[in-house]
Context: one part of a larger RNA
RNA sequence: UGACGGGGGCCCGCACAAGCGGUGGAGCAUGUGGUUCAAUUCGAUGCAACGCGAAAAACCUUACCUGCCCUUGACAUCCUCGGAAUUCCCCAGAGAUGGGGAAGUGCCUUCGGGAACCGAGUGACAGGUGCUGCAUGGCUGUCGUCAGCUCGUGUCGUGAGAUGUUGGGUUAAGUCCCGUAACGAGCGCAACCCUUAUCCCUAGUUGCCAGCGGUUCGACCGGGAACUCUAGGGAGACUGCCGGUGACAAACCGGAGGAAGGUGGGGACGACGUCAAGUCAUCAUGGCCCUUAUAGGCAGGGCUACACACGUGCUACAAUGGCCGGUACAGAGGGUUGCCAACCCGCGAGGGGGAGCUAAUCUCAGAAACCCGGUCUUAGUUCGGAUUGGAGUCUGCAACUCGACUCCAUGAAGUCGGAAUCGCUAGUAAUCGCGGAUCAGCACGCCGCGGUGAAUACGUUCCCGGGCCUUGUACA
Numbered sequence: 001u002g003a004c005g006g007g008g009g010c011c012c013g014c015a016c017a018a019g020c021g022g023u024g025g026a027g028c029a030u031g032u033g034g035u036u037c038a039a040u041u042c043g044a045u046g047c048a049a050c051g052c053g054a055a056a057a058a059c060c061u062u063a064c065c066u067g068c069c070c071u072u073g074a075c076a077u078c079c080u081c082g083g084a085a086u087u088c089c090c091c092a093g094a095g096a097u098g099g100g101g102a103a104g105u106g107c108c109u110u111c112g113g114g115a116a117c118c119g120a121g122u123g124a125c126a127g128g129u130g131c132u133g134c135a136u137g138g139c140u141g142u143c144g145u146c147a148g149c150u151c152g153u154g155u156c157g158u159g160a161g162a163u164g165u166u167g168g169g170u171u172a173a174g175u176c177c178c179g180u181a182a183c184g185a186g187c188g189c190a191a192c193c194c195u196u197a198u199c200c201c202u203a204g205u206u207g208c209c210a211g212c213g214g215u216u217c218g219a220c221c222g223g224g225a226a227c228u229c230u231a232g233g234g235a236g237a238c239u240g241c242c243g244g245u246g247a248c249a250a251a252c253c254g255g256a257g258g259a260a261g262g263u264g265g266g267g268a269c270g271a272c273g274u275c276a277a278g279u280c281a282u283c284a285u286g287g288c289c290c291u292u293a294u295a296g297g298c299a300g301g302g303c304u305a306c307a308c309a310c311g312u313g314c315u316a317c318a319a320u321g322g323c324c325g326g327u328a329c330a331g332a333g334g335g336u337u338g339c340c341a342a343c344c345c346g347c348g349a350g351g352g353g354g355a356g357c358u359a360a361u362c363u364c365a366g367a368a369a370c371c372c373g374g375u376c377u378u379a380g381u382u383c384g385g386a387u388u389g390g391a392g393u394c395u396g397c398a399a400c401u402c403g404a405c406u407c408c409a410u411g412a413a414g415u416c417g418g419a420a421u422c423g424c425u426a427g428u429a430a431u432c433g434c435g436g437a438u439c440a441g442c443a444c445g446c447c448g449c450g451g452u453g454a455a456u457a458c459g460u461u462c463c464c465g466g467g468c469c470u471u472g473u474a475c476a
Base pairs, nucleotide, nucleotide: 001476002475003473004472005471007470008469009468010467011466012465013464015460016459019424020423021422022421023420026315027314028313029312030311031310032309033308034306035305042053043052064301065300066299067298068297069296073125077124078123079121080120081119082118083117086103087102088101089100090099091098092097107114108113127290128289130288131287132286136284137283138279139278140277141275143273148187149186150185151184152183153182154163155162156161167178168177169176193267194266195265196264198235199234200233201232202231203230204229212222213221214220238261241255242254243253244252245251317417321376322375323374324373325372326371333364334363335362338357339356343352344351345350383414388409389408390407391406392405393404394403430452431451432450433449434448435447436446
């Protein structure tokens, strides 16, 4: 100087408390451990691994296993020889591949040949998701959006170092003020950026009977730029104003005006560093290793196994509920190898159909909870839907291993969950549906979107994490 203390002081954080809803019990989905297996590819492992890399494992993916093949190689550069390239057909085979046949003869040219492409050959070389994240770059997690981390000069100290950065106030903040052997400065904080909340201007093939006329009643037509909206510009919030407290400061408390206050809400943004944290399997890369194989091709299988154990979720256990009928109101997105309307068929998944749309124009698209009426009457039930049997639909070369969905039948566990444990402070939790990426198909996951919409916070003694000062130390 740090680190640590079941030392002290001060102060924060859904850290506790107050409250609401969960997890832990059940069934299922998913990830992991374990076990099994020819293989169940690899990585991630307290917080910070475990719906994680994977924003899509039937083939492919795919790195694993078994079998069948190949060796200048699936890919790059160079050399030699031959052939344009390319397209089609037949045979063997699981295919890779091997054998055979046909069509085709292009472009440039100094007629030697050349360019692109294909085949054969030779060796230089290719190739490796093989090892090492304890050799690395890059990227990322974490402490932590915490308020800290440092430097120049000066001063003090033999020196390590200290001072500044401590102190008194204050703040979300090393934020600001005052004091001060310090005076300044840098990286962080804040602001500048995006979005949301109000208004104005500009613009109107979306919106508007707002005011008028028509109307087969649909902004449909005429028509209109007022409103909604869209998207470009601007205004607006700064403790600016008033009162009080305070050291006449910084600031705090209350108030006015205002759509909005005291960083308005949200996002992007992550200091010096820590964990030899994670990643050699995104990529790049040193070293090591393989080189008729640890490279490459193909078929089939596996990654989907199942006595178990754990994590994360979904659905429930019902009456603020289930079922039936009626009936409203979103936002944000996607769409031309695509979204697919009307209409017809089917109980349905879906099929037929073909209009429109490169989309504020057409379409996905019926939002759902809600509300109104009816029914069920506490029952393992008209709760719950697992499981299984049968029949189908769709995608795809192909759904046996191993897809999703529909219909009929079947109806399991489950009556609110031990010890323990998680999230959340407001348009939040809870609850309800909608969209998107990936994607042929496959979503209870992920990323977004809106609808309905709470309770509680006395307080900081305690648990956890953190900041500043101080103290002890046999630790570095």
Molecule: small-subunit ribosomal RNA, 3' major domain
Organism: uncultured deep-sea bacterium